[in-house]
Molecule: Glycine riboswitch aptamer
Organism: uncultured Granulosicoccaceae bacterium
RNA sequence: UUACGUUUGGUGGGAGAGUUUGGCUGGCAAGCCAACACCGAAGGCGCAACCGCCCGGAAACGCUCAGGUACCCGGACUACCAAAAUAAG
Numbered sequence: 001u002u003a004c005g006u007u008u009g010g011u012g013g014g015a016g017a018g019u020u021u022g023g024c025u026g027g028c029a030a031g032c033c034a035a036c037a038c039c040g041a042a043g044g045c046g047c048a049a050c051c052g053c054c055c056g057g058a059a060a061c062g063c064u065c066a067g068g069u070a071c072c073c074g075g076a077c078u079a080c081c082a083a084a085a086u087a088a089g
Stems, first nucleotide, its partner, number of pairs: 001088002006084008018036001020035006037069003043065001044063003050057003
């Protein structure tokens, strides 16, 4: 230098779907259990294009196991800042 790359951390942004019904505990808030209905952007699984080579990798696609369905929390991804490592020249 390739590098507007990879990884990690901080701050900010960040969608979807039930404040469902019944029961138990409780002063309330809230928590737990069950039932049906849904969501898809933590994670996970499966494949497609594609890449590679004898069988693998693989998405924001599909599945909903897990997770979630007022607020909070979480949230793929992303902007900025900081740091670290590897490979080649």